[in-house]
RNA sequence: AGAGUUUGAUCCUGGCUCAGGAUGAACGCUGGCGGUAUGUUUAAGGCAUGCAAGUCUAAGGGGUAUUUAUAUCCCUGGCAAACGGGGGAGUAACACAUUGGUAACUUACCCUUAACUCAAGUAUAACCUGAUGAAAAUCGGGACAAUCCUUGAUAGUCCAUAGAAUAUACGUAAGAUUAUUAUAUGGUAAAGAUUUAUCGGUUAAGGAUAGGCCUAUGUCUUAUCAGCUAGUUGGUGAGGUAAUGGCUCACCAAGGCAAUGACGAGUAUCGGGCGUGAGAGCGUGACCCGACCCACUGGAACUGAGACACUGUCCAGACUCCUACGGGAGGCUGCAGUCUAGAAUCUUUCGCAAUGGCCGAAAGGCUGACGGAGCAAUACCGCGUGAAGGAAGACACCCCUCGGGGCGUAAACUUCUUUUAUUAAGGAUGAAUUCGUGACGUUACUUAAUGAAUAAGCAACUGCUAACUUCGUGCCAGCAGCAGCGGUAAUACGAAGGUUGCAAGCGUUAUCCGGAAUUAUUGGGCGUAAAGCGUCUGUAGGUUGUUUAUCAAGUUUCAAAUUAAAACUCUAGGCUCAACCUAGAGGUUGUUUGAAAAACUGAUAAGCUAGAGGAUGGGAGAGGUAAGCGGAAUGGCUGGUGUAGUAGUAAUAUGCAUUGAUAUCAGCUAGAACACCAAAUGCGAAGGCAGCUUACUGGAACAUUUCUGACACUGAGAGACGAAAGCGUGGGUAGCGAAUGGGAUUAGAUACCCCAGUAGUCCACGCCCUAAACGAUGGGUACUAAAUAUUGGCAGUAUCGAUCCUGCCAGUGUUGUCGAGCUAAGUUAACACCUUAAGUACCCCGCCUGGGGAGUACGGUCGCAAGACUAAAACUCAAAGGAAUUGACGGGAACCCGCACAAGCGGUGGAGCAUGUGGUUUAAUUCGACGAUAAGCGGAUAACCUCACCAAGGUUUGAAAUCCCUAGAAUCCCGAAGAAACUCGGGAGUGCCGCAAGGAGCUAGGUGACAGGUGCUGCAUGGUUGUCGUCAGCUCGUGUCGUGAGAUGUCGGGUUAAGUCCUUUAACGAGCGCAACCCUCAUCCUAAUUUACAAUUCAUUAGGAAACUGCCUCGGAUAACGGGGAGGAAGGUGAGGAUGACGUCAAAUCAGCAUGGCUCUUACACCUUGGGCCACACACGUGCUACAAUGGCCGGUACAAUGGGCCGCCAAGUCGCGAGACGGAGCAAAUCCCACCAAAACCGGUCUCAGUUCGGAUUGAAGUCUGCAACUCGACUUCAUGAAGCUGGAAUCGCUAGUAAACGCAUAUCAUUACGGUGCGUUGAAUACGUUCUCGGGUUUUGUACACACCGCCCGUCACACCAAGAGAGUUGGUAAUACCCGAAAGCUGCGUACUAAUACGUGGAAUAAGGUAGGAUCAGCGAUAGGGGUGAAGUCGUAACAAGGCAUCCGUAGCGGAAGCUGCGGAUG
Repeated sequence: AGAGUUUGAUCCUGGCUCAGGAUGAACGCUGGCGGUAUGUUUAAGGCAUGCAAGUCUAAGGGGUAUUUAUAUCCCUGGCAAACGGGGGAGUAACACAUUGGUAACUUACCCUUAACUCAAGUAUAACCUGAUGAAAAUCGGGACAAUCCUUGAUAGUCCAUAGAAUAUACGUAAGAUUAUUAUAUGGUAAAGAUUUAUCGGUUAAGGAUAGGCCUAUGUCUUAUCAGCUAGUUGGUGAGGUAAUGGCUCACCAAGGCAAUGACGAGUAUCGGGCGUGAGAGCGUGACCCGACCCACUGGAACUGAGACACUGUCCAGACUCCUACGGGAGGCUGCAGUCUAGAAUCUUUCGCAAUGGCCGAAAGGCUGACGGAGCAAUACCGCGUGAAGGAAGACACCCCUCGGGGCGUAAACUUCUUUUAUUAAGGAUGAAUUCGUGACGUUACUUAAUGAAUAAGCAACUGCUAACUUCGUGCCAGCAGCAGCGGUAAUACGAAGGUUGCAAGCGUUAUCCGGAAUUAUUGGGCGUAAAGCGUCUGUAGGUUGUUUAUCAAGUUUCAAAUUAAAACUCUAGGCUCAACCUAGAGGUUGUUUGAAAAACUGAUAAGCUAGAGGAUGGGAGAGGUAAGCGGAAUGGCUGGUGUAGUAGUAAUAUGCAUUGAUAUCAGCUAGAACACCAAAUGCGAAGGCAGCUUACUGGAACAUUUCUGACACUGAGAGACGAAAGCGUGGGUAGCGAAUGGGAUUAGAUACCCCAGUAGUCCACGCCCUAAACGAUGGGUACUAAAUAUUGGCAGUAUCGAUCCUGCCAGUGUUGUCGAGCUAAGUUAACACCUUAAGUACCCCGCCUGGGGAGUACGGUCGCAAGACUAAAACUCAAAGGAAUUGACGGGAACCCGCACAAGCGGUGGAGCAUGUGGUUUAAUUCGACGAUAAGCGGAUAACCUCACCAAGGUUUGAAAUCCCUAGAAUCCCGAAGAAACUCGGGAGUGCCGCAAGGAGCUAGGUGACAGGUGCUGCAUGGUUGUCGUCAGCUCGUGUCGUGAGAUGUCGGGUUAAGUCCUUUAACGAGCGCAACCCUCAUCCUAAUUUACAAUUCAUUAGGAAACUGCCUCGGAUAACGGGGAGGAAGGUGAGGAUGACGUCAAAUCAGCAUGGCUCUUACACCUUGGGCCACACACGUGCUACAAUGGCCGGUACAAUGGGCCGCCAAGUCGCGAGACGGAGCAAAUCCCACCAAAACCGGUCUCAGUUCGGAUUGAAGUCUGCAACUCGACUUCAUGAAGCUGGAAUCGCUAGUAAACGCAUAUCAUUACGGUGCGUUGAAUACGUUCUCGGGUUUUGUACACACCGCCCGUCACACCAAGAGAGUUGGUAAUACCCGAAAGCUGCGUACUAAUACGUGGAAUAAGGUAGGAUCAGCGAUAGGGGUGAAGUCGUAACAAGGCAUCCGUAGCGGAAGCUGCGGAUG
């Protein structure tokens, strides 16, 4: 100090999350020791038991015991019990903190000073005795004491009252208060004890200590709490108190508080401090210290110096316990402990030895304060679990490319040490105090012995974030702080090995601060990301020109006091170190007081004129209100003319019209709006304002002098205005026109289009108060380059004068659009803004703080209503968003190309057949390929084989491979069973090399390592291929521009088949593509040559020439290039081929081959026979043959090229109608053969338009050939048979020249089988105006909410499930008040009684706790039901938005509709 996460990528905005520190913690796993701390945060819930406050006989009396001097007990009395200890319920307050005051007060014990301590009296407890009661306890009688109580005396510097003098502070003064001094009158004290010295007692003054009260300042959230208050605010008098005071009462007055937040509600002890942070801050208030409050709940007083009293009293209430039912007892929020609650927090311990406290003269007593120990890794700190050596490195385990590597000097082993542990011995300080006194303590510490002995885990390992492999699992199980991981090769799940981090701990969870500049004072923003009120006027408040003087509130400096201690920082010291403890110093930002300064702010006083305002003058303007007037258009009515349509649309229809429309002419009438002028125009605060005239009226600008003298700016609340729609009352209604009706469109059409049409639109008055009310930009002031337009004025030239023109000055508007410079500095995330700032500064106001929920609910205010304003939370997501970039896409735009369309020729789609596919069938119909880019495709040949499929029969180291062992040569022949594989038997045979040991090779058997798989995954792969596309594109280096993604180059102007070339140019170059280089064909030349040939010919082979826009002309930027021409075999790429950029489609192929992983192993391997791949209601693709006369048939006559041939091509000749057979010459081929090779063509004849002399399917019979084999299932021949079909619907395919079309020939595969494939030649056209449209592509531009990229994204209803919140008839409970009733104890008080008084008793009063009743308020719980919201797997209906999203979208408002939504009116451009 930052990091991850929105995107294909980028910058920004913005949230979420992480890394750090901390804790009175808890949980999980683990656990050796010591020191120091800490330990019910929850139920202020209930408590068994023990202890936690007593002491004094030197104040007094008595009982008991006895050795008569003591002990012990009881009572009276004194002091203490108001401290110490615990807790935080209440309290938002003088409770606390800080600073002052008390001249308005008190203070037991203690200290100092002064004075005094005289006289007398009456009771009473214990005790004795009687009585009641279960107990607790109580009552009567009798006796007696005191430092108990009472009376009297005396005193002062005491108290009260009175006036006088002096002084002081306050106050303008009058005056009031206080102090001191002296005087007068009245009043109030005391206690003794023991013993000879003290301890006491009383009064007064002072001190110290401890308090009471008052003041100023500070002290949480909420305005969805805005008004509160009757003892309330003040006064007079009285009471009361230690003391001031409405503290209380009587009377009088009507005040007091509040947006600087009263009152109310919620929450909460406060501070020193603690945690964190660089700090400012934020959070917190355990332990320790200070203050406050509480003591079962509520109330009350008594005693006392002090209490309204934790272990005192009284009353009421709840709860618990005892009881003889009559009545009583109790209060752990003291220390331990217990139950309950909870995630969770300890021993019913030792001691008063120390430090303190109370009592006492003291000895001493008491002390759960305290000092110690115990429990808990709860925290912090320290130590240890061994050290040195020890292999090119053991075993096990893990990984592996099988070679090795890791664990790893780690272990073993050798040597050593003993912190710790155990055992034994010694042994303190803490004691103050001469003696004696230690709970801790078998302590700390020291020494010796034993022996590496007694001692390591937890979490993590995808990124953030240090650390990686294997196996298992297979969107399962699971992980996760965020992003995210898991769907068969998971470094993310689980395990193992390894590694990393920390370590007696390690992780997780919870909470706080930080990071977060993410509430921004330090230190943020508001054009488009969230955010400027719709606009103005103006109150409070904030801010405020210039000069002088004074003051000194702010400000600055200095000094003083205080800011408790502890804590913090520094230094030093003590525990072996540290934590911890001790000492000293510093600091503690604050408050108060005093002194000084006078620049700035402020205050006061006096001025100034530059801000602001007023006066005067002439002008500009759709500024406002009211009245009147005008013409065009539209509709209606009347009349005329006139006849069949009109209107409307993309096209229709509804509508209107023969009762005369539309059209046209004339006249009359109505309402609304104001063409041209008109513009980037003008005016207004905004909304807004437009015919003309008049009246009234607001504001602004300019000019000239002049007046006032800071009068200013902003503006919370407040007030006024405020489009359209809408509402109320009354008018008006031509046109338009929500709703509504009808017609179309459509799958539907509650829409878009059409025909009608009501509210409304208009007027008057009154409401409403909202808009994309926008410049999405609050107002004011000042400063910082320019340009242009316009308004007004001035001057000049000219003119007789004005206008025009030119220049200048001042002001105002505009600022970017048609074209040009739109930009500079500066700012900005960018876009953009730029003197009308979004620049540089100041002042004031408003507003924002992730998206959704939601501008919603509840509450309040306003409104007739619609609704407006104000305005949350639960829950949910990790994003939502802005600007710009590259692509892709668009029912966006521009340009260009292509047999893309068009123009043509011929087809397909209809028929029959062939072939492939789907489907169906089947034991099997093996598998793959599926738009273009599958379907005469893999397959350049399925009868067996092929073969992968099915049935049946067999084999198991296997059909083929390597290694090992045994036996034998190998090999050949015969027989038997069987469908064959295979099995059994017999016979022949006895090999090669050799140094004679052996070796090589073959066959059979055996063993295990292994073989084998057309089994799966083309979404693990290689290789190969298709496609866009032979389209012209795809990139790089350096440079430059941009924050960046990126851009530029590669764009523009021309041109080309071409990113081809030229030119321009912040680009300059380069690469892969294009082209060329390669092959074939076309012309010629040269050479060679046999198997061609009569030949100077031709052919083949080899080499060469030729074509390059080279020449001319025209156009063009003079260029590139284009048009035309000449020559030439060929002309502008001459024709064709091969050649396929970066990439796209997880395109195809594991079955051509190779290959990772998985899988089968007497089977998913292998062998064999037979079957199947050839099935057949059907659908599709590709072809062949046809439907005929441009033809069929018959006869005759011509003309090719490419190829192939020895398990071959096969001649002549003969036979057969023919397929073919016999035959055997020639040829490894320019020689021979297929093959004198062809067929269309041409000539002649016939047929004459018909299902035919077309067409040939199908079927029957007879054959030929191949082959072990022709049934399933071959081809061909002959004879016979003679089906559909008469040119083919929607739709669709190919082709631009030697092409289409037609015609045949050859060949690969191949035993045989070709309508398919690949080649070859023969005959040989038509058409292209052109680029509007269809398809595909390229370039540029534009929009985008798309990036899996439009087969995209995405909205709402409905259905189902879950969740939270609001409403809800009601119901339950809490809280605080109000009114009334009742009213305990205690205190106060009236009256009465006791002779008076004190006092006691009785009785009444006011006030009051708890309680009761009532109606409201408020906060919660539950709640049938209905409504909306959110989230869910791939549900339903539509398609509203994003592109012109197919009707541009959005805002406000109103109506309507299953739903998104549609329509009307006004507005915005996003």
A computed fold for a 1470-nucleotide RNA from a Candidatus Cloacimonadota bacterium, annotated as small-subunit ribosomal RNA. The sequence is in RNAcentral, with records from SILVA. The coordinates come from a structure-prediction model, not an experiment, and the mean pLDDT is 82. The organism belongs to Candidatus Cloacimonadota, within Bacteria.